[in-house]
Record summary:
A computed fold for a 386-nucleotide RNA from a bacterium, annotated as Bacterial RNase P class A. Rfam family: Bacterial RNase P class A. It is annotated as a ribozyme. Its mean pLDDT, the model's own confidence on a scale to 100, is 78.
RNA sequence: CCAGCGGGUCGGGCGGUCGCUGGCCUCAAAAGGGCCAGAGGAAAGUCCGGGCCCCACAGGGCAGGGUGCUGGGUAACACCCAGGUCCCGCGAGGGACGGAAAGUGCCACAGAGAACAGACCGCCGGACCCAAUGGCAGUCCGGUAAGGGUGAAACGGUGGGGUAAGAGCCCACCGCCUCCUCUGGUGACAGAGGAGGGCACGGCAAACCCCACCCGGGGCAAGGCCAAAUAGGGAGGCGUCCCCGCCACUUGGCGGGGUAAGGGUGGCCCGCCCGAUGCCUCCGGGUAGGCCGCUGGAGGCGCCGGGCAACCGGCGUCCCAGAUGAAUGACCGCCGCCCCACCUUGCGGUGGGGAACAGAACCCGGCUUACAGACCCGCUGGCCCU
Numbered sequence: 001c002c003a004g005c006g007g008g009u010c011g012g013g014c015g016g017u018c019g020c021u022g023g024c025c026u027c028a029a030a031a032g033g034g035c036c037a038g039a040g041g042a043a044a045g046u047c048c049g050g051g052c053c054c055c056a057c058a059g060g061g062c063a064g065g066g067u068g069c070u071g072g073g074u075a076a077c078a079c080c081c082a083g084g085u086c087c088c089g090c091g092a093g094g095g096a097c098g099g100a101a102a103g104u105g106c107c108a109c110a111g112a113g114a115a116c117a118g119a120c121c122g123c124c125g126g127a128c129c130c131a132a133u134g135g136c137a138g139u140c141c142g143g144u145a146a147g148g149g150u151g152a153a154a155c156g157g158u159g160g161g162g163u164a165a166g167a168g169c170c171c172a173c174c175g176c177c178u179c180c181u182c183u184g185g186u187g188a189c190a191g192a193g194g195a196g197g198g199c200a201c202g203g204c205a206a207a208c209c210c211c212a213c214c215c216g217g218g219g220c221a222a223g224g225c226c227a228a229a230u231a232g233g234g235a236g237g238c239g240u241c242c243c244c245g246c247c248a249c250u251u252g253g254c255g256g257g258g259u260a261a262g263g264g265u266g267g268c269c270c271g272c273c274c275g276a277u278g279c280c281u282c283c284g285g286g287u288a289g290g291c292c293g294c295u296g297g298a299g300g301c302g303c304c305g306g307g308c309a310a311c312c313g314g315c316g317u318c319c320c321a322g323a324u325g326a327a328u329g330a331c332c333g334c335c336g337c338c339c340c341a342c343c344u345u346g347c348g349g350u351g352g353g354g355a356a357c358a359g360a361a362c363c364c365g366g367c368u369u370a371c372a373g374a375c376c377c378g379c380u381g382g383c384c385c386u
């Protein structure tokens, strides 16, 4: 210098004018004025996990959903860190992850055959046949998984023996499987050794399923408080109505009651509940509206300590948006960055243009997705120079 791998940071700066939201101050109060603060790394998707709130809940089970190598971190996780095995890459590195020798099911296309396999070509033997001690071709019967061909995948590999040709049919080595022992490791697992087995065990579990573990539901429009008008609910009082009794006897007065009848209660029975109406007072629910929840928190930064790390602990320091038709904006100037044109030997100057994705809404931890451009750190491979 080129090509890459892994990780991280930033995502314009300063000033002015006019506005917006919140807090504080001023003012008796209001108006007005002053000061301060005011989007992001993803505020996004709402995909996981938690806090908080309401409801439900003895415990257990079924159903349903989720997670899935090991160890650790954490409030928790489908996240993070470290490790393991396998695969990919020359490498830095990257990717995958319970069980397919419990069962059931599926395996497109191609292919003869797709899972206790399979004779399409080929190879071999026999019969037929023929121009006949033989075999170019053909037909039929049989053997054969060594070779070809199909496929993502075809039922261990190499060599030898064996055979008509072949085949773990037999043997040697390698591989594989089952079991056992020892060593290292918390563990996944690794290493070493032994015994047995001719080889059984293709793939798919984001097919059903099995195993282990986890999971109650809903969400800030949660939820709580204050509380108009109108309508409706409850309690009390008074009047009227109804029933019973007494007195008077003029359709009146007094006392008691609201039974019965009737109505309601999901259609009926039992049971249970209830007088009707007007006015007044009081009470409670609740709508509009307002307030709280609401932002100080698993918080940011720095230092020290523990840990390989994720992370944890201690100390110090800082306060850093809270809107609710929903503020965080618009314009201008200068500087910085990038591109183009012109001038200039050059440093540089002038002019023009450009600068992403996006935008809080209860709060956190993650994941994923989008993103103009700029920068930093560590590492790998190659080339060149010294």
Base pairs, nucleotide, nucleotide: 001382002381003380004379005378006377007376008375009374010373012335013334014333015332016331017330018329020038021037022036023035024034025033026032040357044368045367047366048365049364050363051362052219053218054217055216064215065214066213067212068211069083070082071081072080073079084097085096086095087094088093098210099209103208104207105204106203107202120148121147122144123143124142125141126140127139128138129135130134156174157173158172159171160170161169175199176197177196178195179194180193181192182191183190184189223292224291225290226289233283234282235281236280237279238278239277240276241275242257243256244255245254246253247252262274263273264272265271299318300317301316302315303314304313305312306311337354338353339352340351341350342349343348